[in-house]
Context: one part of a larger RNA
RNA sequence: GGCACAUGGCGGAUGUCUCGGCGUUGGAAGGCGAUGAAGGACGUAGGAACCUGCGAUAAGCCCAGGGGAGUUGGUAACCGAGCUGUGAUCCUGGGAUCUCCGAAUGGGGCAACCCUCCCGCAAGGGAAUCGUGCGCUGAAUGCAUAGGCGUACGAGGCGAACCCGGGGAACUGAAACAUCUCAGUACCCGGAGGAAAGGAAAGCAACCGCGACUCCGUAAGUAGCGGCGAGCGAAAGCGGAUCAGCCGGCAGACUGUGUGAAGCGUCUGGAAAGGCGCACCGCAGAAGGUGAUAGUCCUGUAGGACAGGAGCCGGUCAGCCCUCGAGUAGCAUCGGGCUCGUGAAACCCGGUGUGAACAUGGGGGGUCCACCCUCCAAGGCUAAGUACUCUCCAACGACCGAUAGUGAACCAGUAAGGCGACUGAAUGAUGAAAACCUCCCUUGCGAAGGGAGUGAAAGAGCAGCUGAAACCAUGUGCUU
Numbered sequence: 001g002g003c004a005c006a007u008g009g010c011g012g013a014u015g016u017c018u019c020g021g022c023g024u025u026g027g028a029a030g031g032c033g034a035u036g037a038a039g040g041a042c043g044u045a046g047g048a049a050c051c052u053g054c055g056a057u058a059a060g061c062c063c064a065g066g067g068g069a070g071u072u073g074g075u076a077a078c079c080g081a082g083c084u085g086u087g088a089u090c091c092u093g094g095g096a097u098c099u100c101c102g103a104a105u106g107g108g109g110c111a112a113c114c115c116u117c118c119c120g121c122a123a124g125g126g127a128a129u130c131g132u133g134c135g136c137u138g139a140a141u142g143c144a145u146a147g148g149c150g151u152a153c154g155a156g157g158c159g160a161a162c163c164c165g166g167g168g169a170a171c172u173g174a175a176a177c178a179u180c181u182c183a184g185u186a187c188c189c190g191g192a193g194g195a196a197a198g199g200a201a202a203g204c205a206a207c208c209g210c211g212a213c214u215c216c217g218u219a220a221g222u223a224g225c226g227g228c229g230a231g232c233g234a235a236a237g238c239g240g241a242u243c244a245g246c247c248g249g250c251a252g253a254c255u256g257u258g259u260g261a262a263g264c265g266u267c268u269g270g271a272a273a274g275g276c277g278c279a280c281c282g283c284a285g286a287a288g289g290u291g292a293u294a295g296u297c298c299u300g301u302a303g304g305a306c307a308g309g310a311g312c313c314g315g316u317c318a319g320c321c322c323u324c325g326a327g328u329a330g331c332a333u334c335g336g337g338c339u340c341g342u343g344a345a346a347c348c349c350g351g352u353g354u355g356a357a358c359a360u361g362g363g364g365g366g367u368c369c370a371c372c373c374u375c376c377a378a379g380g381c382u383a384a385g386u387a388c389u390c391u392c393c394a395a396c397g398a399c400c401g402a403u404a405g406u407g408a409a410c411c412a413g414u415a416a417g418g419c420g421a422c423u424g425a426a427u428g429a430u431g432a433a434a435a436c437c438u439c440c441c442u443u444g445c446g447a448a449g450g451g452a453g454u455g456a457a458a459g460a461g462c463a464g465c466u467g468a469a470a471c472c473a474u475g476u477g478c479u480u
Base pairs, nucleotide, nucleotide: 001479002478003477004476005475006474007473008472009471015465016429017428020400021399022397023396024395025394026393027392028391029389030388031158032157039101040100041099042055043054044053046079047078049075050074051073061095062094063093064092065091066090070083071082072081106115107114108113116127117126118125119124129155130154131153132152133151134150135149136148137147162193163191164190165189166188167187173180177227203210204209214241215240216239217238218237224232225231245316246315247314248313249312250311254308255307256306257305259303263278264277265276266275267274279296280295281285287299288298289297319381320380321379322325330354331353332352333351334350335349336348337347340366361376362375363374364373365372416423417422436464439451440450441449442448
């Protein structure tokens, strides 16, 4: 030095666990804001910091209801001083207060700061802009109008997706690329609601007929469109969802607050819920906790009660309203939308130009014409069926279990990095209970260790459950 075994150190894998996540279903809610939001800054407790709560009335003030013995939020104890059967703390609802910034709105500004004016003795209140209505005033310019002033009401900003509208790419595909595609997608802007949009035939259809709209299935990858390439891609019809309103009846859904059955002995053990023995309840043997595995110990669960509350069932009807639509329909030209890329290209929408008829009329039925059929444009409203989930509640999971599951189980969008836009972690587990090692010894009045003590266990000692491997050491054996 190597190998083997043993014993340790270091290390934190593995096992078990879970306060956190992920997903689904059902229900609720679908907004907040000048009565100042969302989000913050700074304060606020007797005692430093952070979180939570709150706002100079500052972990709180008042009222009503509930509740019934402790209590002054958490990390997190300790000390002090209090409150409480004259009902506290706590829970629900309502009210009061609510600094400063922030749409931020008296002016300014490098957010949380600075500086004003008016009314008022003070306390306090008012003073932004835009829109609309009303009133007063009022030019060029006579009447007017523009403008100015005042006043009332409204708006502004934030918010996850869903929705409608206005704009609108490129990479890509076409095995290159230009029409085309990606795609009216991403993205930007405006607007609204709990849904939005659409909607009561100038519609389809085919000589039979249907009867608003929306959504789903099918029709159908069909008819079609297409450098007829890549690709794009309907509709009718059929089958479903839904159908407001009115009348009558019922009080079971939901939320909150109470209530809510039934077990002892013995053995082992640190501890009984385990074993054994004998019982009991059950509309409750879901679940969680309790010193190991509890229907009967605790919280609960099934059920039932009270309050709020709006819903459910049956019948009937199956859209409404008006002032009835002209620079409109049509035509020409140029674009856009439809399955339709200009095509024989109808139909719908728009720019420019032109420009009717008036139900004895007009539009459509895919150029166009005739016949036939069908409908009545140029005004408006309309529930449900449908889409979504920032949020709340409940239940569930052949979902994860700390390198997983959210980036985040832990004071996380934190620490940290970056001029900035932005990027972005890691860290869970003593024990049943802190009973967290008074005291002694070694030592530097250390660190650390050894005794003693606690504990079932300290080889559970805060670097704490289990404690793998790599790696390091010590001992023994073999070997060089």
Molecule: large-subunit ribosomal RNA, domain I
Organism: Phycisphaerales bacterium